[in-house]
The prediction has a mean pLDDT of 82. Predicted 3D model of a 249-nucleotide part of an RNA (large-subunit ribosomal RNA, domain VI) from Candidatus Roizmanbacteria bacterium RIFCSPHIGHO2_01_FULL_39_24. NCBI's taxonomy places the organism under Bacteria, Bacteria candidate phyla, Candidatus Roizmaniibacteriota. The RNAcentral record of the full RNA draws on ENA and SILVA.
Context: one part of a larger RNA
RNA sequence: CGGUUUGAUUCUUGAGGGGACCCCUUUCUAGUACGAGAGGACCGAAAGCGGGGGAAUCCCUGGUGUACCAGUUGUCGCAAAACGGCAUCGCUGGGUAGCUACAUUCCUAUUUGAUAAGUACUGAAAGCAUCUCAAGUACGAAGCAAACCCCAAGAUAAGGAAUCUUUAAAAUCCCCCGGGAGAUUACCGGGUCGAUAGGCGAUAGGUGUACGCGGCGUAAGCCGUUUAGCCAAGUCGUACUAAUGGAUA
Repeated sequence: CGGUUUGAUUCUUGAGGGGACCCCUUUCUAGUACGAGAGGACCGAAAGCGGGGGAAUCCCUGGUGUACCAGUUGUCGCAAAACGGCAUCGCUGGGUAGCUACAUUCCUAUUUGAUAAGUACUGAAAGCAUCUCAAGUACGAAGCAAACCCCAAGAUAAGGAAUCUUUAAAAUCCCCCGGGAGAUUACCGGGUCGAUAGGCGAUAGGUGUACGCGGCGUAAGCCGUUUAGCCAAGUCGUACUAAUGGAUA
C1' cells in the first nucleotide's frame, strides 16, 4: 500500500513460526564401593559476584563527546588590548546529554508426554526355549513434542470483545512544528481549546576564578574585585517566535 471491515479507536485468541534450553569447578555421599597397593568411583544431594551465551539499563566504573570550558605554540587580521581565522578539533587538560562496554542487573529453571538404541514381562508359531519385522504389556536419552520467551488473522477458513459512529459525524489524509522514530517511507508527540520545536527565565551539570578596573612589580607577571565568567543535546517554567491552511467522506 492492498485485502478483511459501514467507518474508527482500544484490547485480545493463537493456527503457525522463531529463540532459548550449553559447559565447568568445589563440597557431601566417601577416602566408601573397587583395588595387593598406588589410587579411587557410579547413583544421589548441595553450592558457586564460575566459564560461555542471551536480554535489559546507563545508577556506579570507563570510552566517545569536531558549534562546551580552560591552558598554550606559530602566523594573519586588529594601533595596542580584547577577540577572531588557519594550522589533524593546531596541540594539551577536563567534560553535559546521547550512544556505548571494559560497567551494572537479570536469565540460561523445572516438569510432563511420545519415543531411539537398549533393558524387560507374559507368550505361541516350534508341548522346550524365545523382549514379539506374532497378538498383548512396561521402562528407557543432552535428542523430539509441550512447558518458558518473542512474533503472529496474508490463519484468503482473512477470527473474537468493548466503545464511538452510521449520512454527516466519529474520524482520516495532505500540510505544518518536532522526536528517545528514522535512508525514503513508516512509527510516535503536537498544531492556538497549544508547552511540539526555537527563544527567554530558573536550575542540574561542565570548566575552573572572565573582561575591565584597582594595587604591587623595571618587566615577565602576581594579587583583589571573583568559588568568578562562559556554557551543547538535561530538568522545570514561560505563548515571545513558528505550528498558516486545505482535502476526503